[in-house]
RNA sequence: GAGUCGGCCGGGCGGUCGCGCCGGGCGCAGGCCCGGUGAGGAAGGUCCGGGCUCCACAGGGCAGGGUGGUCGGUAACGCCGACCCGGGGUGACCCGCGGGAUAGUGCCACAGAAAACAGACCGCCCCGCGUCUGGUACGCGGGGUAAGGGUGAAACGGCGGUGUAAGAGACCACCAGCGCCGCAGGUGACUGCGGCGGCUUGGUAAACCCCACCCGGAGCAAGGUCAAGAGGGGAACCAGCGGUUCCCUGCGCGAGCGAUCGAGGGCGGCCCGCCCGAUGCUCGCGGGUAGACCGCACGAGGCUGUCGGCAACGGCAGUCCCAGAUGGAUGACCGCCGCCCCGCGUCAGCGGGGCACAGAACCCGGCCUACAGGCCGACUCAC
RNA sequence: GCCGGAGUAGCUCAGCUGGUAGAGCAGCUGAUUUGUAAUCAGCUGGUCGGGGGUUCGAUUCCCUUCUCCGGCU
Numbered sequence: 001g002a003g004u005c006g007g008c009c010g011g012g013c014g015g016u017c018g019c020g021c022c023g024g025g026c027g028c029a030g031g032c033c034c035g036g037u038g039a040g041g042a043a044g045g046u047c048c049g050g051g052c053u054c055c056a057c058a059g060g061g062c063a064g065g066g067u068g069g070u071c072g073g074u075a076a077c078g079c080c081g082a083c084c085c086g087g088g089g090u091g092a093c094c095c096g097c098g099g100g101a102u103a104g105u106g107c108c109a110c111a112g113a114a115a116a117c118a119g120a121c122c123g124c125c126c127c128g129c130g131u132c133u134g135g136u137a138c139g140c141g142g143g144g145u146a147a148g149g150g151u152g153a154a155a156c157g158g159c160g161g162u163g164u165a166a167g168a169g170a171c172c173a174c175c176a177g178c179g180c181c182g183c184a185g186g187u188g189a190c191u192g193c194g195g196c197g198g199c200u201u202g203g204u205a206a207a208c209c210c211c212a213c214c215c216g217g218a219g220c221a222a223g224g225u226c227a228a229g230a231g232g233g234g235a236a237c238c239a240g241c242g243g244u245u246c247c248c249u250g251c252g253c254g255a256g257c258g259a260u261c262g263a264g265g266g267c268g269g270c271c272c273g274c275c276c277g278a279u280g281c282u283c284g285c286g287g288g289u290a291g292a293c294c295g296c297a298c299g300a301g302g303c304u305g306u307c308g309g310c311a312a313c314g315g316c317a318g319u320c321c322c323a324g325a326u327g328g329a330u331g332a333c334c335g336c337c338g339c340c341c342c343g344c345g346u347c348a349g350c351g352g353g354g355c356a357c358a359g360a361a362c363c364c365g366g367c368c369u370a371c372a373g374g375c376c377g378a379c380u381c382a383c
Numbered sequence: 384g385c386c387g388g389a390g391u392a393g394c395u396c397a398g399c400u401g402g403u404a405g406a407g408c409a410g411c412u413g414a415u416u417u418g419u420a421a422u423c424a425g426c427u428g429g430u431c432g433g434g435g436g437u438u439c440g441a442u443u444c445c446c447u448u449c450u451c452c453g454g455c456u
Stems, first nucleotide, its partner, number of pairs: 001381009011337007019038008040357001044368002047366005052219004059272004064215005069083005084098001085096004099210002104208002106204003121149002123145009132135001157175002160172003176200001178197008223294004231249008251286007264276003301320008338355007384455007393408004402439001410426005432448005
């Protein structure tokens, strides 16, 4: 100087005003005062996986969906780590949806003669016939041939020799590759060595499919508790029409289905099976309430140290408490400093503007995407 | 919160078991007409929303992302 990988920060300090939540105090109450606390590495996209809740504590089969080297990590995963194999890079390192193409089916445009138990366009060779200028010639017909040319993304191993009319794994040596067996190493993917075999088997499964493994459904508007309510009934009180208060139930009308020969529901594609089920279910019309609380902030939690492990991660000890709204708070301004941009100036500096991406809503683990600028560490190559 | 669909020429849409993208309207040129419209003949016009991958080859298959539309509670 060029580059690779990993980690972290992402304006700082002080003041004023304002907002949500929590605690305390005051006030009959509206509310006021004091103190504390208040976004992120992605809170985002909702692409996966779980916790939690309800439905059979989650059943069987088919269908459907997903994953795909191996071994580990984890609550689980399509995530992460290490390794194997393949590819790229001089290297640090990076990339890979990386099972099966001798289970079967399909497809391979154009070009080319031929595109998958292949194929004679040119060429090469043999035979026959014909022509003439009588040759190592030309034309026609029949046949052989995949060594050469040409086409293509891809042309049925490569190279040398034997052989042949010319050729060909037809045969031979070496090399590459495939399958099987044995030995050695490794938990394993796999690797190394040796032997045998036919001489060679195209690509595509992010085409259908096959194999192995996994997946029940819905989602905090889950789910639960309380209050209120229209209509109806009862009791008490007022001398009565009628009204007031309290208690119970939780609306009225109509139509249809159905009660063990069971409507309908849990059950979201189908079948089975199990369970609930008559004060039931469905539809239409009219009317009423549409509030509060729990779930809900202590969790697979953060930080520090130590131990085990190459690592992902795990064990132990100590320490900390860290948002909780429900039309949804987390903002604005001022001063100093830091960084960036623009303008002016010879310099010192001055003036103005800006400080990325974005913003919780049941909670976690990931992936992916967005991100001005900056810091730290390890390593490689060249000089 | 859960779920589905679309993006192709200026506009509206085809094209999808992968083979190099079309139709109608619009635009331009010519003919016809005194001229215009209509009609006839011809022509132009495409990052197939963006990026990456599989494949010989991608509008089509896969992943990711952006924008728009819709449904349920």
Predicted 3D model of RNase P RNA and transfer RNA as a complex of 456 nucleotides. Rfam match: Bacterial RNase P class A. The family's RNA type in Rfam is ribozyme. The coordinates come from a structure-prediction model, not an experiment, and the mean pLDDT is 78.